[in-house]
RNA sequence: ACAUGCAAGUCGAGCGCGCCCUUUCGGGGUGAGCGGCGGACGGGUGAGUAACGCGUGGGAAUAUGCCCCUUCACUAAGGAAUAGCCUCGGGAAACUGAGAGUAAUACCUUAUACGCCCUUUGGGGGAAAGAUUUAUCGCUAAAAGAUUGGCCCGCGCUAGAUUAGCUAGUUGGUAAGGUAAAAGCUUACCAAGGCUACGAUCUAUAUCUGGUUUGAGAGGAUGAUCAGACACACUGGGACUGAGACACGGCCCAGACUCCUACGGGAGGCAGCAGUGGGGAAUAUUGGACAAUGGGCGCAAGCCUGAUCCAGCGAUGCCGCGUGAGUGAUGAAGGCCUUAGGGUUGUAAAACUCUUUCAGAUGGGAAGAUAAUGACUGUACCAUCAGAAGAAGCCCCGGCUAACUCCGUGCCAGCAGCCGCGGUAAUACGGAGGGGGCUAGCAUUGUUCGGAAUUACUGGGCGUAAAGCGUACGCAGGCGGCUUGGAAAGUUGGAGGUGAAAUCCCAGGGCUCAACCCUGGAACUGCCUCCAAAACUCCUGAGCUAGAAUAUCAGAGAGGUGAGUAGAAUUCCUAGUGUAGAGGUGAAAUUCGUAGAUAUUAGGAAGAAUACCAGUGGCGAAGGCGGCUCACUGGCUGAUUAUUGACGCUGAGGUACGAAAGCGUGGGGAGCGAACAGGAUUAGAUACCCUGGUAGUCCACACCGUAAACGAUGAAUGCCAGUCGUCAGCAAGCAUGCUUGUUGGUGACAGACCUAACGGAUUAAGCAUUCCGCCUGGGGAGUACGGUCGCAAGAUUAAAACUCAAAGGAAUUGACGGGGGCCCGCACAAGCGGUGGAGCAUGUGGUUUAAUUCGAAGCAACGCGCAGAACCUUACCAACCCUUGACAUACUUGUCGUCGAUCCUAGAGAUACUUUCUUUCAGCUAGGCUGGACGCCCCACAGGUGCUGCAUGGCUGUCGUCAGCUCGUGUCGUGAGAUUUUGGGUUAAGUGCCGCAACGAGCGCAACCCUCAUCUUGAGUUGCCAUCAGGUCGGCUGGGCACUCUAGGGAAACUGCCUGGGAUGACCAGGAGGAAGGCGAGGAUGACGUCAAGUCCUCAUGGCCCUUACGCCCAGGGCUACACACGUGCUACAAUGGCCGGUACAAAGAGCAGCAAUAGGCCAACCUGGAGCAAAUCCUAAAAAGGCGUCUCAGUUCGGAUUGUUCUCUGCAACUCGAGAGCAUGAAGUUGGAAUCGCUAGUAAUCGUAGAUCAGCAUGCUACGGUGAAUACGUUCUCGGGCCUUGUACACACCGCCCGUCACACCAUGGGAGUUGGUUUUACCCGAAGACGGUAUCCUAACCUUUUGGAGGGAGCCGGCCACGGUAGGGUCAGCGACUGGGGUGAAGUCAUAACAAGGUAGCCGUA
Repeated sequence: ACAUGCAAGUCGAGCGCGCCCUUUCGGGGUGAGCGGCGGACGGGUGAGUAACGCGUGGGAAUAUGCCCCUUCACUAAGGAAUAGCCUCGGGAAACUGAGAGUAAUACCUUAUACGCCCUUUGGGGGAAAGAUUUAUCGCUAAAAGAUUGGCCCGCGCUAGAUUAGCUAGUUGGUAAGGUAAAAGCUUACCAAGGCUACGAUCUAUAUCUGGUUUGAGAGGAUGAUCAGACACACUGGGACUGAGACACGGCCCAGACUCCUACGGGAGGCAGCAGUGGGGAAUAUUGGACAAUGGGCGCAAGCCUGAUCCAGCGAUGCCGCGUGAGUGAUGAAGGCCUUAGGGUUGUAAAACUCUUUCAGAUGGGAAGAUAAUGACUGUACCAUCAGAAGAAGCCCCGGCUAACUCCGUGCCAGCAGCCGCGGUAAUACGGAGGGGGCUAGCAUUGUUCGGAAUUACUGGGCGUAAAGCGUACGCAGGCGGCUUGGAAAGUUGGAGGUGAAAUCCCAGGGCUCAACCCUGGAACUGCCUCCAAAACUCCUGAGCUAGAAUAUCAGAGAGGUGAGUAGAAUUCCUAGUGUAGAGGUGAAAUUCGUAGAUAUUAGGAAGAAUACCAGUGGCGAAGGCGGCUCACUGGCUGAUUAUUGACGCUGAGGUACGAAAGCGUGGGGAGCGAACAGGAUUAGAUACCCUGGUAGUCCACACCGUAAACGAUGAAUGCCAGUCGUCAGCAAGCAUGCUUGUUGGUGACAGACCUAACGGAUUAAGCAUUCCGCCUGGGGAGUACGGUCGCAAGAUUAAAACUCAAAGGAAUUGACGGGGGCCCGCACAAGCGGUGGAGCAUGUGGUUUAAUUCGAAGCAACGCGCAGAACCUUACCAACCCUUGACAUACUUGUCGUCGAUCCUAGAGAUACUUUCUUUCAGCUAGGCUGGACGCCCCACAGGUGCUGCAUGGCUGUCGUCAGCUCGUGUCGUGAGAUUUUGGGUUAAGUGCCGCAACGAGCGCAACCCUCAUCUUGAGUUGCCAUCAGGUCGGCUGGGCACUCUAGGGAAACUGCCUGGGAUGACCAGGAGGAAGGCGAGGAUGACGUCAAGUCCUCAUGGCCCUUACGCCCAGGGCUACACACGUGCUACAAUGGCCGGUACAAAGAGCAGCAAUAGGCCAACCUGGAGCAAAUCCUAAAAAGGCGUCUCAGUUCGGAUUGUUCUCUGCAACUCGAGAGCAUGAAGUUGGAAUCGCUAGUAAUCGUAGAUCAGCAUGCUACGGUGAAUACGUUCUCGGGCCUUGUACACACCGCCCGUCACACCAUGGGAGUUGGUUUUACCCGAAGACGGUAUCCUAACCUUUUGGAGGGAGCCGGCCACGGUAGGGUCAGCGACUGGGGUGAAGUCAUAACAAGGUAGCCGUA
């Protein structure tokens, strides 16, 4: 929106007629029609309605069919029509016209009227119906009841003020009309009222209630089922009939839609039950029966009833039940995990023994019904039978929140309620195993309440978290001192009525239980009425003085307004003196000045502001107010008595005032100074700094109305410990300038108490009361739109979409600061010597390459791993080989008792193929027992310098040898945390002393350890002639251990002593003595931790990856490349030097595949032979700078690179690619820019020596001694560190955080020429149907009549009212809209660096 069927009919005991049947006396049935009753109930739906619509409680001016074991009276006499039926017509149909004629419980007249109605109180008006089986059912009038309606009123019932004014029948009166009934309900006239801030009007939304749901309650949300009320029935309007309707299955009209049509006309209304289509996330059968309950009609039988009772569909909800129970360990198999042992699934299964609810089969079989009647229904229930048989899923397992492992994946795929998970070991994704929860359900989604005291009535807040209006005055409103009467509105008590039933709750009862149902009770917190009380509040009468106000006398004050006036300063002008600069800055410049500036002196002009006094001093409501004088004027304070008698407090709207900036008009303009100009600074500098400078700043009048308008603290009143200041008074006392008391202001500290803390604390942010204002996550936004105000700027009122999971406060610990204080360090400074420039060596980057293996990256990578790459090393590259492997264990099997050397051929070699020789293993229990070697094959496995140092162990670097880092107990704090560890002295030191709510302790510091410096002791295979002897003259020998020395043990140094300082302390300064003096010097020693620092390529190791290769073997190449850049070094540039010759003085090491004396050879490197020595014995081994001589300032007698050539050594091998020697060659370089490094004493500088690695290769590294300085005023600055403090928007901790424009993408939104639609309104036009009014054109049975007509009725016509419709203009809401404005979001874009630290110009607020 609706096809189709059904949902309201019934009555022959009201009436006539047609038809049918018949047992033909008569009776029965049926059809259409007239007539009566019912179709106003029952059933559906929630569009409208913010209203007397609903709820609750009242009221008076009312109607009420059927009903009534309440009454009363009557039911008489007549009459005229009409449908049906018949005839004739019209039409497709629906339907309809004319004529004739007929009945009634249909219609009409008359009569009668106790009661009824009207009344001028005389009177007037008004009924009926019969049927019949003689029982009754009806009819009429009236009264009463009951029931059901209509009407009125109090109270209650959504949001918006960005809706503030609305209303002409509007409010009231009079009269008339009208209704069942009150009433502007309607009309005429009169008056001008009525509603509204306690929210009118308008807009939006919405049926209301009992109840339902949630909640401890108060509340919140909601109005399905059931019940009460209302409204509606395709949309709008209208009446008719009737007891009742303006009527869901009635009528008329208009409109939209659908259908029929012969195009002329007609028909329809599922928001009844089923059902269909559409829409939708989504909602059932075109079922059975009137058996029960009820309804309509009927006397009744009965008929009708999609009301109702049942059945069907749907796990949609609630309730109940099942899917089995017992025993069962080899703890089966399988799965999963595993530390490989085992664990778990798990008594779970299997197996054995039972049971049969439910489902199934068979048989019986109710109640619901009293005599009859059972749709449900062969249903509920009962009995019997078979067999564990037919019957388990869903969600979850990171925390909240019960429940964990493996695999896969690798910021992918995905998860997610919030936090969040995933970037190669994911309990968070996906799968599996296991586990947890619920269970015929489970989970998700949506919605409501709760938790949420998160709108706070119960029950919150406003200094800093959101929040006190900028301030006052004041209408309305709210609140209000003491005493005493009255009244009784609030209040309290009692009683009565009502609060429908159902629901909820309680107690019983019925279905096997339960859900469910029944009975009773309680409750329904409300409203109304009556009685009583009088404490409190209100109202009212009388009084009071403590609040408030007034009077009198004093007092202080930058309180306000106006007028006048003063001096200092600045600038300008005039004149004088005077000369080259002045000014300004971090430094400069622009600027002024030889046309005379700045400076200085004198005079003059102008405007603005008032030094000192001056003060957490004063006054004012706040903003604010500052020289002095005068005039006018507001408020405040004190004292004294007196007067009024609650006159008070607060205060929505309202009114007034209200810094600066700004605006208008007219003045004024010295200084300062937005804009602007110039100079600087800078990467830039539309800034900070400088030189100028206009508005403005000033005055008058008129606007604006905002500020971080702040005490971020509204006003008022009362109460609640103190101490110390200060301002203005008063009083008392005396000691006469003090003390005490008191009132009012204004401050500091602090107790109770409050506070999240910070803090507040009689000037509260304490304890209370009253009133007002304001807040409810951040952003969007104090913005948009609308309104009001304004000349404008703009102010005020004030959202939403969208977006985020935070934003914020206070405090804590750190870290950081271009914050502060103290202190230290070769940190700076003072010095000495270097690097950076040259050549070379070496490492790195880059480049190149087949490969140039890999790692290290600021300090803390870069002569680092590498204490030594020709092969090897070697990890890299190209090529050739091997596949249980070069190496390990085990297994099967065989051989051999073993190990080694060697030959030939091919090849680059590995390797392959041959040959020869030597020896014949060990143990014992004496067994081919054990061990051992080799080969084949198979399978476990080997192997990996492959990846991950961000999975790890270990080791190491660094801050830093800096002085710190913690713990226990106690105390303080809600807590994080603090205290101790801070403070005053002191130290190298958290070293030690003193003080202290702390007392102690630990890891660090120091000490203990090693070396050096002095002495001593015991010991002497070196040392000594010290002492004695020999001697080849060498401690060589004997001898000795005194000295040196060696390596062991001791002593010694502790601020111990003195003086001074300091706190009679710690300690410091000086001195004595002493080998050494205040840590004697050097080393080893490295707290808690930081850097995801370094290392998987030392080693170890989880995971991943390779397994005829990412493993293994081999020869060659590469790691050694070379436009370039950097680091670390060596050698130099020369005379403090080079060169030649001669000649002194060390320490500490190494040495047998070694060091090698000595001798010889070579120009030399080196070669030949070789004593001694496994070392305090021998050797390396010469120490070198030093001292003597020469060169004489040059690219040199400096410098030595490079190159040529000849050699030496090592080694299998020296080409790529070693070191050395001789001769020759003889480059750059003349002391090094910016910058930068080391060092404070036996140090720097300088000189040589040795060792490790090593065949060979050292300018590197590690160690050793020789010679041997300068300087340190000091802590301002640089760097690093320690302690305390301060700020912080940082906590990945300043390499932090973070703002805005621009560019790009997306999202929502404002404006917008207009355009489209809804709704509402004003004026006018049109005017269906209808009722009402008028009229009298036509028609007209009952009654009257004088028979003409009349009364009455119908139709017609006219009128106003009015639905739909139309025209024009408004209001309002919504959609779209070129373009445009800002906003939000987005992993890496651009530009700068505004804020957070003094953020590098302190920041912020208002304004231009």
Molecule: small-subunit ribosomal RNA
Organism: uncultured prokaryote